Small-subunit ribosomal RNA, central domain from an uncultured Candidatus Saccharibacteria bacterium, 350 nucleotides, folded computationally.
[in-house]
Context: one part of a larger RNA
RNA sequence: UUGGGCGUAAAGGGUGUGUAGGUGGUUGUGUUAGUCGAAUUUCAAAGAUCUGGGCUUAACCCAGGGAAGGGAUUCGAAACGGCACGACUCGAGUGUGUGAGAGGUGAACGGAACUCAUGGAGUAGGGGUGAAAUCCGUUGAUAUCAUGGGGAACACCAAAUGCGAAGGCAGUUCACUGGCACAUUACUGACACUGAGACACGAAAGCGUAGGUAGCGAAUGGGAUUAGAUACCCCAGUAGUCUACGCCCUAAACGAUCUUGAUUAGCUAUACGGAGUAUCGACCCUCUGUGUGGCGUAGCUAACGCGUUAAAUCAAGCGCCUGGGAAGUACGGCCGCAAGGCUAAAACUC
Numbered sequence: 001u002u003g004g005g006c007g008u009a010a011a012g013g014g015u016g017u018g019u020a021g022g023u024g025g026u027u028g029u030g031u032u033a034g035u036c037g038a039a040u041u042u043c044a045a046a047g048a049u050c051u052g053g054g055c056u057u058a059a060c061c062c063a064g065g066g067a068a069g070g071g072a073u074u075c076g077a078a079a080c081g082g083c084a085c086g087a088c089u090c091g092a093g094u095g096u097g098u099g100a101g102a103g104g105u106g107a108a109c110g111g112a113a114c115u116c117a118u119g120g121a122g123u124a125g126g127g128g129u130g131a132a133a134u135c136c137g138u139u140g141a142u143a144u145c146a147u148g149g150g151g152a153a154c155a156c157c158a159a160a161u162g163c164g165a166a167g168g169c170a171g172u173u174c175a176c177u178g179g180c181a182c183a184u185u186a187c188u189g190a191c192a193c194u195g196a197g198a199c200a201c202g203a204a205a206g207c208g209u210a211g212g213u214a215g216c217g218a219a220u221g222g223g224a225u226u227a228g229a230u231a232c233c234c235c236a237g238u239a240g241u242c243u244a245c246g247c248c249c250u251a252a253a254c255g256a257u258c259u260u261g262a263u264u265a266g267c268u269a270u271a272c273g274g275a276g277u278a279u280c281g282a283c284c285c286u287c288u289g290u291g292u293g294g295c296g297u298a299g300c301u302a303a304c305g306c307g308u309u310a311a312a313u314c315a316a317g318c319g320c321c322u323g324g325g326a327a328g329u330a331c332g333g334c335c336g337c338a339a340g341g342c343u344a345a346a347a348c349u350c
Base pairs, nucleotide, nucleotide: 003322004321005320006319007304008303012318014201015200016199017198021194022193023192025088026087027086028085029084030083031082032081034080035077036076037075038074039073040072041071042070043069049065050064051063052062053061054060091191092188093187094186095184096183097182098181099180103177104176105175106174107173108172109171110154114150115149116148117147118146119145120144125136126135162169163168206247207246208245209244210243211242215241216240220236221235222234223233258317259316260315261314262313263312266295267294268293269292270291271290272289273288274287275286276285299306300305323350324349325348332343333342334341335340
C1' cells in the first nucleotide's frame, strides 16, 4: 500500500458557518470522450495452459489448439452516469397562525447572607481543633440591637426538567435579538448532503491596560502534627476570582460514540405542540409530531453492553488509527506580549 478499523483495546477533529472537491429526488426529449456490445489490428518467439506425439518413464523436447486481459481504430446501443432543454413536488426553503424555553447582549431593581464603619447596651472571654496553639479581646472583643457603606453570588421553586452548535446558560423587570417545535399546505421548484483549506465561537487557568476587591484563596508567613512535614488540620494572607477592552485557544472540551439521509418489535416515564373523544367548560382517555430518559425484541459486540436518541442494516462526505518507550518530544515552519499553542520525526531501545 491493499485490507481492517475508531464507546471502553491505537483511532471521531472542542464546536459551528462554509469555499474548492466528492455525492445527489421524480419524469420527458435530445445528445454522448464515461459505460455496454461487435468487428479489425496488435501485445515476436520461448515460457504458462489444454490436446496429441518423441526419447524404456519422467525431467526434457516437438506439433497443434485456446482464451482471459491490455492498447489502437471503426461501427453500433442508450439501461445507468454526464451534458443541454423542459416538466413535477415528496427533499430543502419561504409565508401565515400559534407555542415553550436558565438561548444571547445591555440596563435597572430586589431580598437573604457576609464584611466594614459609627452609635447603643453589656462583660471576660472569643475563636479554633482529634487535642492544642498561633490569632482576636479590658484602647471593651465574642454574643445582641440600630443606622450607614461595600462587593460577590442568587436559597426555596429545582427535576429523570428546559434552552443552546459546542463551550455553556438560573433572583426580578425592561429593551434589543438568534434558534426551535406544532398546525396550515399558500409560495419557490432540487435551490440538497458532506466539507480539505478558510473564517467564527470556544470552560478554567494565564497575560496586557484601566478599574474593583466583601467572601474565598495558589504563593507566602505563622501555629500544630511528625523521625522529618517544603503536605493533609488551624490562624493570617498576595496574585487571582469580579467589571470593561484586548490577547491566549487548551481540557476526562466526554455520550471517551463525526455529520446527513433511509430501513428495522414493543412497553413505560416525562417536556412542549396538534387532532379526536368527553364535558356547560376543563381534567381524564385515544391518536399523532418533535425532544429528553428508563427497560427491552431482532440484530450487533471480545466481553461489558448498545438496542427507532443504535454500538442494528444500508448510503454519501469528512477526520483519524496501524506494537510499547523515546514523544505529542527535537528540528524547521506558522501563531503568541509571554506562558506557550499548532504542525511533527529519527537515532536508540524492548